RNA sequence: UUGAAUAUUUGGCAAACCCGGUGAAAGCCGGCGACGCAAAGCUAAGAGGCUAAGGUAUAUACUUAUACUAUGCUCGUCCAGUUGCAAUA
Numbered sequence: 001u002u003g004a005a006u007a008u009u010u011g012g013c014a015a016a017c018c019c020g021g022u023g024a025a026a027g028c029c030g031g032c033g034a035c036g037c038a039a040a041g042c043u044a045a046g047a048g049g050c051u052a053a054g055g056u057a058u059a060u061a062c063u064u065a066u067a068c069u070a071u072g073c074u075c076g077u078c079c080a081g082u083u084g085c086a087a088u089a
Stems, first nucleotide, its partner, number of pairs: 006089004012037002018031005035076001041082003046078002048074003054069006
């Protein structure tokens, strides 16, 4: 001087509840607030999960009901890809 592991610390993110906004809904955004997080940074390609406006099918009292469906979401479900992290011992 460089690297790794461990510990501590600075800084970082922010679940639920509540309030406001937005959306058909799921959800998202802002405020508040911290359950947690070493990628809880980014990407929705794969698996899973949520929703079903529109569409399709069926029934029907003919405008309603039911079922299916993502083109809507979720990276704080997992996987994959990619980027990145200060100080001290």
Background:
Predicted 3D model of an 89-nucleotide RNA (c-di-GMP-I riboswitch aptamer). The sequence was found by an Rfam model in a public genome assembly.